[in-house]
Large-subunit ribosomal RNA, domain II from Parcubacteria group bacterium Gr01-1014_56, 696 nucleotides, folded computationally. The coordinates come from a structure-prediction model, not an experiment, and the mean pLDDT is 83. Rfam family: Bacterial large subunit ribosomal RNA. Rfam links the family to the GO terms structural constituent of ribosome and ribosome.
Context: one part of a larger RNA
Order: sequence, then structure tokens, then C1' cells
RNA sequence: GCCUGCGAGUUUAUGUGUGCUGCGCAUGACUAAAGGCGAUGAGCCUGGAGUCGUAGGGAAACCGAGUGUGAAUAGCGCGUUUGUAGCACGCAUAAGACCCGAAGCAAGGUGAGCUACCCAUGAGCAGGGUGAAGUUUGUCGAAAGACAGAUGGAGGCCCGAACCGUUGAGCCGUUCAAAACUCUCGGAUGACUUGUGGGUUGGAGUGAAAAGCUAAUCGAACCUUGUAAUAGCUGGUUCUCUCUGAAACAACUUUUGGGUUGGCGUCGUAUUUAUUGAGUAGUGGGGGUAGAGCACUGGAAGGACUCAACAGGCCGCAAGGCCGUGAGUCCUAUCAAACUCCGAAUACCAUUACUGUUAUACGGCAGUUAGUACGUGGGGGCUAAGCUCCACCGUACAAAAGGAGAAGAGUCCUUGAUCUCAAGUUAAGGUCCCAAAAUUUACGUUAAGUACAUCACAAGGAGGUGAGAUUUCUUAGACAAUGAGGAUGUUGGCUUAGAAGCAGCCAUCAUUAAAAGAAAGCGUAACAGCUCACUCAUCGAGAGAUCUUGCGCCAAAGAUAAUCGGGGUUAAACGUAAUACCGAAGCUGAGGAUGUGUGCACUCUUCGGAGUGUGCACGUGGUAAGAGAGCAUUCCAUUUGCGAUGAAGGCAAAGGCGCGAGCCAUGCUGGAGCGUAUGGAAGAGAGAAUGCAGGC
Repeated sequence: GCCUGCGAGUUUAUGUGUGCUGCGCAUGACUAAAGGCGAUGAGCCUGGAGUCGUAGGGAAACCGAGUGUGAAUAGCGCGUUUGUAGCACGCAUAAGACCCGAAGCAAGGUGAGCUACCCAUGAGCAGGGUGAAGUUUGUCGAAAGACAGAUGGAGGCCCGAACCGUUGAGCCGUUCAAAACUCUCGGAUGACUUGUGGGUUGGAGUGAAAAGCUAAUCGAACCUUGUAAUAGCUGGUUCUCUCUGAAACAACUUUUGGGUUGGCGUCGUAUUUAUUGAGUAGUGGGGGUAGAGCACUGGAAGGACUCAACAGGCCGCAAGGCCGUGAGUCCUAUCAAACUCCGAAUACCAUUACUGUUAUACGGCAGUUAGUACGUGGGGGCUAAGCUCCACCGUACAAAAGGAGAAGAGUCCUUGAUCUCAAGUUAAGGUCCCAAAAUUUACGUUAAGUACAUCACAAGGAGGUGAGAUUUCUUAGACAAUGAGGAUGUUGGCUUAGAAGCAGCCAUCAUUAAAAGAAAGCGUAACAGCUCACUCAUCGAGAGAUCUUGCGCCAAAGAUAAUCGGGGUUAAACGUAAUACCGAAGCUGAGGAUGUGUGCACUCUUCGGAGUGUGCACGUGGUAAGAGAGCAUUCCAUUUGCGAUGAAGGCAAAGGCGCGAGCCAUGCUGGAGCGUAUGGAAGAGAGAAUGCAGGC
């Protein structure tokens, strides 16, 4: 892991509600304990003690269909009657209370054969080195003593086996091993190691102290018990079909992943189709939002004027002048969630009409109180976030499948799936191929593979190209190109080493002319030289400038060639139009099932109604949850059947019935019990719980 079996809302008591049954309508309903009979049984009979009900109000005295409050005969509050017992089911409360699950707490015991320390008594430590004190000899010394040699053999001394330990690395890591193995390494006469016997323990021991160790268990051992501890937490919770169908909000909460109440769901009863609810239209209302505005409150720009012993600066001997400072008035142009002289649309309230069906009250049972995206109005943030917090009783998902969006909870289809169909028709979106349907029609644009839905691109730049507009020059010859000229006074004056059109300063005239600047640029040390402006000729028809706008270009750097979903496309791109077609579980068609309401017929009836058949209308997605109807298992009672001519059980793919849970038949196997119908009672349904046991 798989298979098989087991595995979770139970039982008792009390309360409450619904259904059914008995009795009853106040001359109410029921017995409990106990007793008697019976067989120590089933059951039957006594038993009215007591409980509920028949009257309430008040704290009470008390009064009483009333009473309390109160001065009140007022007002107001609470009242002015229908039950009771049993059974079943729902729920609550108390209990283990749907099941499994802690870490823990307490009590009583068991452990020092592991390990910590202690006591008693034993044992062990190859070999080598070093050479303390002491002793002795010699020399020196008066001596104390010093030095040298020899002897000697000390030491938590040195090296290094056994022994004790375990530093580093490797190896192992379903192991040889729940700590080993290999190499390496520390101590090795000592605070050494070790045998045997003994002692100390659970809030206690022992500890050269690491909260270490106390039997693979230690920041409080182990075993049993209290004990099914508790768990606002996690996981799991077993058959079918039908009807309806939520909430992720508010208030309070030692409360925020939990609760209680309300809201929203469902079921029942009542009102019984409306002075209810909903929608549309009209009418009547109040408002201070969006917008707008500056009349108030404030902010803020420019200007003019006035006032001020008005910060400061500059000029001036001074008088004073020029900037500037503060306040006010006016003009122009403005800003505001906590400004308003104004002021919508929506929304809300009321009413009238129409459409046509909900709504409310009371009661049983819930679930929900982690929401999310999108659109819109806002706060926070960076007008960041698939961010966060509100609002719209917004839409969707949640709890919604189908089609589109390449793929996809929340977008689009205002598409909501009862079932079947080799029928039709549409929505969004599409129609070259993948891939259903136009290589459709008309007119344009783009040349960048721009683009081929969005996300996905900016400032800035550019004789890309289309459209529109304004304007200048032009056969009296424009623009471009080519040929020619572009001169003289003069090297203007000054400056300068020089300055001659062209370093710089000043001036910028005049002449000849078709035209030519005291020069727009290059150039020289300065000249020279080459162009330009300007003019003529050749040529012969358009040329230039500006603005608006469509589509493109550069700007434009990332990790697969990595993408428009792909192929690919010059349209199969973009824009404006048009027609046809495809396209969903939508709609339509055909045939079934079922819920609610209703009509008809029949049957039954406790006269309330129920059932069957057949029409009509409207329905039948669904999580939590509510309501209803069934199937299956074991046992009991009654009933009536089957079985060795083969029960239950098992195997099989094939048949039949039922919407389904399931039921029946058939064949083989098996070898002794089993079913139908009607009631009743439950150890009553398995795929999940890191479920439990067994098998493989």
C1' cells in the first nucleotide's frame, strides 16, 4: 500500500414543542410508593398521598374578574379560563453525552544488577628516561658552610604497552551496533583503575555543577489508580430519492479562529388576496451631496492706492530718494472634508392609477458571524499593490455546471443544467489551417511583421506617409541647377609688432553700376586665396513656410529560437460600412419523470378530507441548513410459505422490475436452514479519522 472484519448523536431523568392515542369539558385528567392475587412470571386489582388544571393582581397584608400604583371613580402595568396522561419524533439541561487525540495534576507503590556519590574488603599498573632530599669522599674554609665527584632513588615528573579515556577525520547511518568500526589522539604511581559486598530516591537522592545522572526514560523516573481528566483546538462521522435554501452583517462579550441576541434559511399555524409586499408612471414633500461659486470663514497670485516712530539694505553732508516690511480698500485671476449667496441626478417619505402576488404575526428547528473579485463613490498608501478600510440592501463566485476569454472561482454571454434525442435557431465570440463557419462585398490607411483583444510602454527626436486648413513667391519667368560678375575711394578711423571686409573698439558713408555688406563664413604672422549675400544669362511651371489630424519610425537592454494560443498572414493587420454563416446544457421541437396550485371522473370517508386516473398553469442548479418520502441489516410478536427433487452463503458479464437505495429470476458451487405480510425493538448501512485487528 491493498483486501477482509471492526469503527462515531447513545441511554436515563427533567423541561418544552409537534404528531397520534385514551379520558374529559370543571361533578376535570393521571396515579406514585406500598399492598393484595398470580408461579418468585406475564399480568390483574386496590391505593387520590400527590402533580397539573379550574383566577388573577400585589414585595406583602390583602382584595378579587379584577388587581397594583395612586388623593383619585383618572391614566398606566399585568390579567379577565380549557385540559390531562401515555407513546413516537425534534430540541434544551444534567450526566463521559457523536468518536478518537494531549502536554499535564494528584494518590499509593516499584527501582542505585545502568549510572552518581559514599563505606568496607581485595586486586592491577611491560619497558625505558630524568636524577630531588639525604649519605659519603675530595678541595677550600677558623667555623657556618660552599664547590666537585660518587652514592642515593624523590615526583598528582618525562616517553610508552596493558588498563582507563575518546581529540580530529573517515566509515556506518532500513547499521555489526537504538553510539559500533578504522586511523589518529589524552592519562598511564595517581584527586589512578578495577572486582565483590553494602548504603542513599522521586520535589527526593547523588552531583570537582553539565539542570548532569537516578535501568536505551529526567527542568522532576517508572507502574497502577483518580480517569472515558480537560481540550472555545485538529481530524473523522457510514443508505437513497424529493421540496426549499442561507450567512460571512449589527450589538455585547478578559472578546476578536469562541459565544449570546437580532438579521438572513426552513417547517407549521393564523390573517386569506388585501388600506399587505413588489414594480412602473403621475403628483406632493424635506434635503445640502456632485457640480458651481466667493456673499461668510479661512488659504493663496499679480496690480493700483492709502496708512504705519515700518524688520532690514543701498545712495546722499543733509533734505531726501530707491528697494523693501506690516495692515487696510479696490481691480484682475483663483482654492477648500471639517467654507456656502446657490444647487442637481439618484435615493427616501406620502399619495393616485396600472401591472399582478406577495406580505405580516406567533411558534418548532437551524446554520452563519475568517469572505473574495469586478464596477462605482471615498479614507489610508505613492490617485503603488492580485494592498488595506468603508459604502452601494450593486453584480458574480462562495453554493453555478454550459459557451467565450489559448489555459483561468469572481470578467463577458442579463446563459441559470428535471431526464432522453445522429432535430432546429440564436447570445457573447467568431468564419486561411490546427478548428465549426466568408481566403465575403465596398471604400480607405499602414510597409513598420507595425499589427493580428487587453496587460505592453514615456519625455524627447525625424524632408516616413495619407487627409484638411492658412499663407508667401511665380510666364512682368518663381525654386533648384549651370555660366558670368561680386567692383572703386580703401590697407575706413582707432588700436596694434602687424590688424589690409573677417583679434578688438568706433563709425558703417560715398562712387561706378545689371548687381556687389566699410562684409555672413573658411583662410593668412599680416597680405594673398576660396565662398556667401546681391545681379545678369541659360532653362521653362510650379516652388516654399506654418498649423491641425490619421497610421507608422527611433527612443526600446534579460535570461528556451519562446512566441499574435501555434502555423502563419501584406491581409488572415487597422478604420468605416454591409450581407451570409458558425456558435451554449439559452430558446424551439419530440417523448418521459416529478413538485405546487387547480378543473373533471371514479372509489373510500370519522364528512374535516384522502386516494387513483386524466387535463391545464407555473416550476424542478445548489454548500451550511430545514422539511418530506423510502430502501437495506439483526432480533421479537403474529401470519402464512419454501427447503436434501438442495436452505443460507459464495461465484457469474450478459435476463426482468424500480428515479434510486435496492428487489426478483437463471446457471454453477454449497450442504441445513430460510423467507412473505403486518406491527415492534435497535450494538441498524463505511472510503477516508498519520483509525484498530488480521492477511498478503